[in-house]
Molecule: transfer RNA
Organism: Candidatus Aenigmatarchaeota archaeon
RNA sequence: GGGCCGGUAGCUCAGCCUGGUUAGAGCGGCGGUCUUAUAAACCGCAGGUCGAGGGUUCGAAUCCCUCCCGGCCCA
Numbered sequence: 001g002g003g004c005c006g007g008u009a010g011c012u013c014a015g016c017c018u019g020g021u022u023a024g025a026g027c028g029g030c031g032g033u034c035u036u037a038u039a040a041a042c043c044g045c046a047g048g049u050c051g052a053g054g055g056u057u058c059g060a061a062u063c064c065c066u067c068c069c070g071g072c073c074c075a
Stems, first nucleotide, its partner, number of pairs: 001074007010027004020058001029045005051067005
């Protein structure tokens, strides 16, 4: 230098191909019920500029372009 894959909640990830209901799950955090107490179980709550910028569109996590970061391969 070239190619491929990935980047979404504190962590691990789904959703992207085929644009449209309010962006979700598990774990973790906080509160509650239960318990002498803790754990477990159950209930509830908070937490996101969907890597960045731009474009297309009535509408973008999703499509297009550029860039950044990580991994792998080729040279």